[in-house]
RNA sequence: UGGGCUGUCUGGCCGCGGGGAGUCCGAAAGGGCUGCCUGAGGAAAAGUCCGGGCACCACAGGGCAGGGUGCCAGCUAACGGCUGGGCGCGUAAGGCGACGGCACGUGCAACAGAGAGCAGACCGCUUCGUGUCGGUCGGGCCCUCGAAGCCCGGCGGCGCGCAGCAAGGGUGAAACGGUGCGGUAAGAGCGCACCAGUGCCCCUGGCAACAGGGGCAGCUAGGUAAACCCCACCCGGUGCAAGGUCCGAUAGGGAGAGAGAGCCUGCCCGGCUCGUCACGAUCUCCGGGUUGACCGCUCGAGGCGCGCGGCGACGCGCGUCCCAGAUAGAUGGCCAGAGUCCUGCCGCCCUCCGCUCUUGCGGUGGACCGGUGGGUCCCAGAACCCGGCUUACAGGCCCACCUG
Numbered sequence: 001u002g003g004g005c006u007g008u009c010u011g012g013c014c015g016c017g018g019g020g021a022g023u024c025c026g027a028a029a030g031g032g033c034u035g036c037c038u039g040a041g042g043a044a045a046a047g048u049c050c051g052g053g054c055a056c057c058a059c060a061g062g063g064c065a066g067g068g069u070g071c072c073a074g075c076u077a078a079c080g081g082c083u084g085g086g087c088g089c090g091u092a093a094g095g096c097g098a099c100g101g102c103a104c105g106u107g108c109a110a111c112a113g114a115g116a117g118c119a120g121a122c123c124g125c126u127u128c129g130u131g132u133c134g135g136u137c138g139g140g141c142c143c144u145c146g147a148a149g150c151c152c153g154g155c156g157g158c159g160c161g162c163a164g165c166a167a168g169g170g171u172g173a174a175a176c177g178g179u180g181c182g183g184u185a186a187g188a189g190c191g192c193a194c195c196a197g198u199g200c201c202c203c204u205g206g207c208a209a210c211a212g213g214g215g216c217a218g219c220u221a222g223g224u225a226a227a228c229c230c231c232a233c234c235c236g237g238u239g240c241a242a243g244g245u246c247c248g249a250u251a252g253g254g255a256g257a258g259a260g261a262g263c264c265u266g267c268c269c270g271g272c273u274c275g276u277c278a279c280g281a282u283c284u285c286c287g288g289g290u291u292g293a294c295c296g297c298u299c300g301a302g303g304c305g306c307g308c309g310g311c312g313a314c315g316c317g318c319g320u321c322c323c324a325g326a327u328a329g330a331u332g333g334c335c336a337g338a339g340u341c342c343u344g345c346c347g348c349c350c351u352c353c354g355c356u357c358u359u360g361c362g363g364u365g366g367a368c369c370g371g372u373g374g375g376u377c378c379c380a381g382a383a384c385c386c387g388g389c390u391u392a393c394a395g396g397c398c399c400a401c402c403u404g
Base pairs, nucleotide, nucleotide: 001400002399003398004397005396006395008338009337010336011335012334013333014332016039017038018037019036021034022033023032024031025030041379042378046390047389049388050387051386052385053384054239055238056237057236061269062268063267064266066235067234068233069232070231071085072084073083074082075081086099087097088096089095100230101229105228106227107224108223122169123168124165125164126163128161129160130159131158132157133156135155136154137153138152139151140150141149177195178194179193180192181191182190196220197219198217199216200215201214202213203212204211205210243295244294245293246292253286254285255284256283257282260274261273262272263271264270302321303320304319305318306317307316308315309314339377341375342374343373344372345371346370347369349366350365352363353362354361355360
């Protein structure tokens, strides 16, 4: 660091929910008494984040919109979950990954910088033209020679202008591949060799993702899709306050519209149901009654044990067990003892120092153990059920890995 298990125990007294047995009273309804079985979690209760079972819409289709997922192969009823593998990140292990596509298109990116993706010239380099230099070299003129002066040309320095360059330097987190050689006026994948990337083809291993190897092509196309978007796959809606049965009550109340209306989501197609000359389907408004009992409601994609298969998630087979079903909402209260952990004091023992000088004494500090006193006992309560995820969790025990 990650994971697993546990997360108080025992006894007594009193008191609760469900199931069921016996018994007593009672015409019955119903009530009393006594036993037996059973009664919260490790996050299955929290969050309401996913996925379903189930119920109704409803006889149950298609499309659009909308939403979800995003490497490969498996597990599963299913999933955004889990398992294994691949790739990337990380020194490594553990772990994490919102892990398809940026040469389809459209966007976004402060400052600095010439320029941040059809880019770009700040400092610079180069050819040419031109100006200048009491710079340098050569030649000529003048002249008796030389100097001085003048003219021409080359080289060089400085300045200006047209053109070429993106190699060198600078800015920046990042600058349109890297190193070297050639080539060029100077350069540049402009060419070549090697490397990296990209595209295409082939071989080997693997179900695959992918890995390794070879060849061709100077092709070099930054980042971001948890931006819009594109691609692949998946998704009806609403939800136990779903939905049913029974009992009961009121005012089978009043008004308006009315030929089409209602439902299948939001839209469309399509479909279904009811109704149409008023005894009318349906819709709107005002007003009244009932909020009772029961079902759903706990036997399950169930728990546990063993065996077989599988790296594993998990699957198959056999055996065994029934482990909450409340409805203002149950499992609690009191007493005693023990235990966990924290802490004060004392003792034993040890270490160090000092004294003493072998008998020990004093002081400081400390692990285990013992005694005694005080305190303490994690997070947290089902409400139709199940599979996951996420978050919370004092202490104790165990396993694996990393570092010192």